Predicted 3D model of an 83-nucleotide RNA (c-di-GMP-I-GGC riboswitch aptamer) from an uncultured Planctomycetota bacterium.
RNA sequence: ACUCGAAACGCCAAACCCGUCGCGAGGCGGGGACGGAAAGCCACGAGCCUCCGGCCAAGUCGGAGGUAGUCGGGUUGCCGAAA
Numbered sequence: 001a002c003u004c005g006a007a008a009c010g011c012c013a014a015a016c017c018c019g020u021c022g023c024g025a026g027g028c029g030g031g032g033a034c035g036g037a038a039a040g041c042c043a044c045g046a047g048c049c050u051c052c053g054g055c056c057a058a059g060u061c062g063g064a065g066g067u068a069g070u071c072g073g074g075u076u077g078c079c080g081a082a083a
Stems, first nucleotide, its partner, number of pairs: 003083001004080002011036002016031006034069001040075003044072003047067009
């Protein structure tokens, strides 16, 4: 130094509640902690979700979005037991 993940310093913050923006999924701010070793950042691949349209319908196809706390990938980074 890399792999790796014990501990600690700190960090983040699910559900739920309030406010606000959005048709919606959901975003942001405050409260709150289920959890997290990238739960930092990036929608690139897959998944899931929303809105609109086509097809009688089921479902599927197309378009526009959301989700990084679903998984993979890319990128940056704190600490330092064991191996």

The coordinates come from a structure-prediction model, not an experiment, and the mean pLDDT is 85.